[in-house]
Context: one part of a larger RNA
C1' cells in the first nucleotide's frame, strides 16, 4: 500500500446493492416451517326443502361435510460443519458388474371372480398417553384364477465381437400382469423395449502437518465353494495356503469438511474456503432395521443413555445444526414483520390448498458505489480569535449584505413497470390476479434540516504561542519531557481523508 462475515473510539444527512451468530454440533419457552386428491372408496355429526305423524319420530331429494381408508409426495426444498487426511473431494475413464418413482417414444393389453379391513354402532381398562372384545361396510385397498406379444430362467443350433462373456437369427418347456373414474373432452392402470434426467460401484492421478511415531495386520492377503446384494468384490461364512503394507513414509498423532473460488502480488507464490454454486457427511448422544423407486430417513419407527416436563407415582411426553425468538459464554453479528403477487416446488382434471423455498419491507455506517450539506457577487479585508518586531500580519471572500437554486430531505397527486396468466365465450371479446417496490411527471414551502475524524519532530503533508518541568503524559520505530519542548496539556493556525476517520486484530 491492498483485504475482512470484522470488534472498539469519536462523529453520522440520504439513497442503490450487498452482507449479518466466525464462540456453546451450549440448553430452549412459544408460534409458524409438508401437504393435497370428493374426477379412487364407503359416509358421521349438522344444514335446508317437500310427503307422513299429536309428539318423539320417519320416507323422499338437496347442500356441506370431520375422521378415517386408498393414491402420490414426504429421500426434495430448509440448515449446519461437528466427523472424515479417505467410504470424501478435484479430473480422467470403466460398469461385458448394476438400478431408476414421476416425464418422453413406441409396441402389446385392460377377462372374470373372491375375503376382508378402518371409519361407524355398541360394550369395557386408563389419571394421561393410549387400548381391548363384538357387530357390520367400500374402493383404483388386498389375494385367487385366466390370457399374455415380446421380455425373464433352462436345454440346443448358426453368425459377429474388446471372449471369465456380450451380441444378431431361430426350435422347445417352465413360470409370470392388470383397475377404474369421468362433466364423454379425457384421465388413469398392466407388461414389455428406448430415452432423457438421477443414482450405485470400481480404477488412475492429485489431495495438511509430525520420524522427539519404524514397524503395521488373523478376515489380516490370496484361493475353492457357499450365502448375500440391484450390483463386483473377504461384504460375510466354511476350509485350505502365509501372504499383505512399509523410508518413495506403512502404523499411530494432531489439525481439517472439499472443490468452482476469495485475498494480495507484476508474477511465481503465500494465505484462506463467509455469502453464491457443485459434492460428502450430520440432525440431542449410540446403534438398529421398516416402508420404498430412492432412507438405514432433521420436523418417520425401535431400543438404550443423558437432559427436560406431566403425573392419580402404575405410567407417560419432547428434540430449533428449519424462520423469527430466548437464556448462557463471548470484543461481537438483526424482526417472536408482509405476502404467495412474481419464481419455483407436492398434490389435483381443474378451480384451487400448502409451501419462514422464496420475493419483500425491517434492524445494523458491516461493506461497496453514487448524491447532498448550497450557488453568484461581495474589502472599510468589519466585529471576535490567535500571532506580534506593536508598524501590523494571519483567520478571509470566510463572514454579514445582495441577488438565485431548489438536486437530497418533508408534506400532497398522478403513474408506465414488476402480470406472464386465470375465467367465461364458438368466436369476436369480456372480467379479474400486486405483499411490496416503483422509473417519471407534478404542486407546496424554503438556505431552511445534514460535518465531522485524525495527525502537524524524522520516517510523513501541515508549526506558533501558554501550560507543566524526567513530573504529568507520549509513543508505530528512531525517540520526547530535568524552565523558553514546533514530540506532552491547551488555544489558533495548517494538512489529509470525508459521512466517515482513526485505533486493534488477521492475511499477503
Nucleotide at each position: 500500500g491492498a483485504a475482512c462475515g470484522a470488534a472498539c473510539g469519536u462523529u453520522g444527512g440520504c439513497g442503490g446493492c450487498a452482507u449479518g451468530g466466525a464462540u456453546c454440533a451450549g440448553g430452549c419457552a412459544u408460534g409458524c416451517a409438508a401437504g393435497u386428491c370428493g374426477c379412487a372408496c364407503g359416509a358421521a355429526u349438522c344444514c335446508c326443502g317437500g310427503g307422513g305423524g299429536c309428539a318423539a319420530c320417519u320416507c323422499c331429494g338437496g347442500g356441506g361435510g370431520a375422521a378415517g381408508u386408498g393414491g402420490c409426495g414426504a429421500a426434495a426444498g430448509g440448515g449446519g460443519c461437528a466427523g472424515u487426511a479417505a467410504g470424501g473431494c478435484a479430473u480422467g475413464g470403466g460398469u461385458a458388474a448394476c438400478c431408476u418413482a414421476c416425464c418422453c417414444u413406441g409396441g402389446a393389453g385392460u377377462u372374470g371372480g373372491g375375503g376382508a379391513u378402518a371409519g361407524c354402532u355398541c360394550u369395557c381398562c386408563u389419571a394421561a398417553c393410549g387400548g381391548a372384545g363384538a357387530g357390520g361396510u367400500a374402493a383404483u385397498a388386498c389375494c385367487g384364477a385366466a390370457u399374455g406379444u415380446g421380455a425373464u430362467g433352462g436345454c440346443g443350433g448358426a453368425g459377429a465381437c474388446g471372449a471369465u462373456g456380450u451380441u444378431u437369427c431361430u426350435g422347445c418347456c417352465a413360470g409370470g400382469a392388470a383397475a377404474g373414474c369421468u362433466c364423454c373432452g379425457g384421465c388413469g392402470c398392466u407388461c414389455c423395449a428406448g430415452g432423457a434426467g438421477g443414482g450405485g460401484u470400481c480404477c488412475a492421478u492429485g489431495u495438511a502437518g509430525u520420524a522427539u511415531u519404524a514397524g503395521c495386520u488373523a478376515g489380516u492377503u490370496g484361493g475353492u465353494g457357499a450365502g448375500g446384494u440391484a450390483a463386483c468384490g473377504g461384504c460375510u461364512c466354511a476350509c485350505c495356503a502365509a501372504g499383505g503394507c512399509g523410508a518413495a513414509g506403512a502404523u499411530g498423532c494432531u489439525u481439517a469438511g472439499c472443490a468452482g473460488g476469495u485475498g494480495u502480488g507484476a508474477g511465481a507464490g503465500c494465505a484462506c474456503g463467509a455469502c453464491c454454486u457443485g459434492c460428502g457427511c450430520c440432525a440431542c448422544u449410540g446403534g438398529c432395521a421398516c416402508u420404498g423407486g430412492g432412507a438405514c430417513a432433521c420436523u418417520g419407527g425401535c431400543c438404550a443413555g443423558a437432559c427436560u416436563c406431566c403425573u392419580a407415582c402404575g405410567g407417560g411426553a419432547g428434540g430449533c445444526u428449519g424462520c423469527a425468538g430466548u437464556c448462557g459464554a463471548g470484543g461481537a453479528u438483526c424482526u417472536u414483520c408482509g405476502g404467495c403477487a412474481a419464481u419455483g416446488g407436492g398434490c389435483g382434471a381443474a378451480a384451487g390448498c400448502c409451501u419462514g423455498a422464496c420475493c419483500g419491507a425491517g434492524c445494523g455506517a458491516u461493506g461497496c458505489c453514487g448524491c447532498g450539506u448550497g450557488u453568484g457577487c461581495g474589502a472599510u479585508g468589519a466585529a471576535g480569535g490567535c500571532c506580534u518586531u506593536c508598524g501590523g500580519g494571519u483567520u478571509g471572500u470566510a463572514a454579514a449584505g445582495c441577488a438565485c437554486u431548489g438536486u437530497c430531505g418533508a408534506g400532497g397527486g398522478g403513474g408506465a413497470g414488476a402480470a406472464a396468466g386465470g375465467c367465461c365465450g364458438c368466436a369476436a371479446g369480456g372480467c379479474u390476479u400486486g405483499a411490496u417496490c416503483g422509473a417519471c411527471c407534478u404542486c407546496u414551502g424554503g438556505a431552511g434540516g445534514a460535518a465531522g475524524c485524525a495527525c502537524g519532530g524524522g520516517c510523513u503533508a501541515a508549526g506558533u504561542u501558554c501550560g507543566u518541568g524526567c513530573c504529568a503524559g507520549c509513543a508505530g520505530c528512531c525517540g520526547c519531557g530535568g524552565u523558553a519542548a514546533g514530540a506532552u496539556g491547551a488555544a489558533c493556525c495548517g494538512u489529509g481523508c470525508g459521512a466517515a476517520c482513526g485505533u486493534u486484530g488477521u492475511u499477503c

RNAcentral holds the full RNA, with entries from SILVA.
A computed fold for a 508-nucleotide part of an RNA from a metagenome, annotated as small-subunit ribosomal RNA, 5' domain.
Its Rfam family is "Bacterial small subunit ribosomal RNA". Rfam links the family to the GO terms structural constituent of ribosome and ribosome.